[in-house]
C1' cells in the first nucleotide's frame, strides 16, 4: 500500500425484505429474610464509530475517513 470482517446502553451480543432500537449480564428502587445470598416486581441507561449522499423515511443502502482484527505484498 491492497483485500476481507467488525464498530449498536457499563460488558457481551441481536436487529429479516429500509418503517417508533431489543436480549442476557450488570446498575438502581421496592417486596420477601434478622442479615447476606437468592427469588419476584419495577426503573434508569443508546445522537447505532465520524462526516456526507440516496430516500417521504436509514442501525439497515452508497461514498470517504477513523479505530480494531485478519490475510496478501
Nucleotide at each position: 500500500g491492497g483485500g476481507c470482517c467488525g464498530u449498536u446502553g457499563g460488558c457481551g451480543c441481536a436487529g429479516u425484505u429500509g418503517g417508533u432500537a431489543g436480549c442476557g449480564c450488570g446498575u438502581c428502587u421496592c417486596u420477601a429474610u434478622g442479615g447476606c445470598a437468592u427469588a419476584g416486581a419495577g426503573a434508569a441507561g443508546g445522537u447505532c464509530g465520524u462526516c456526507g449522499g440516496u430516500u417521504c423515511a436509514a442501525g439497515u443502502c452508497c461514498g470517504a475517513c477513523a479505530c480494531g482484527g485478519u490475510c496478501c505484498a

The RNA shown here (transfer RNA) has 73 nucleotides and comes from a Patescibacteria group bacterium.
NCBI's taxonomy places the organism under Bacteria, Bacteria candidate phyla.
Rfam family: tRNA. Rfam links the family to the GO term triplet codon-amino acid adaptor activity. It is annotated as a transfer RNA.